[in-house]
Molecule: SAM riboswitch aptamer (S box leader)
Organism: Planococcus sp. CPCC 101016
RNA sequence: AACUUAUCAAGAGAGACUGAGGGACAGGCCCUGUGAAGUCCAGCAACCAUCAUUUUUAUGAGAGGUGCUAAUUCCUGCAGAGUGUUUUAUUCUGAGAGAUAAGAA
Numbered sequence: 001a002a003c004u005u006a007u008c009a010a011g012a013g014a015g016a017c018u019g020a021g022g023g024a025c026a027g028g029c030c031c032u033g034u035g036a037a038g039u040c041c042a043g044c045a046a047c048c049a050u051c052a053u054u055u056u057u058a059u060g061a062g063a064g065g066u067g068c069u070a071a072u073u074c075c076u077g078c079a080g081a082g083u084g085u086u087u088u089a090u091u092c093u094g095a096g097a098g099a100u101a102a103g104a105a
Base pairs, nucleotide, nucleotide: 003103004102005101006100007099008098013041015040016039017038021031022030023029025077026076027075028074042069043068044067047065048064050061051060052059053058073097078094079093080092081091082090083089
């Protein structure tokens, strides 16, 4: 890298260093010297693990392993349905893609 399962509408920094880019891809639309990305610190959440209780399935605790801290996963990208229609458009559902966790080989 590929496979399986679960989740993705909530939450979280006027900090320090440093200095130009970033939002996966494409198209849009945005963020950014009133400081991007990165590192440190801080914070959020609770997937796994731990502990307690338990109707053996859950509930709770603290945070050990991860993760995350602009915009719904920023929106759309494929299919179906609704509304409107000359065309453009718009709404909903599902898939796909992506991200994270755990697992399997």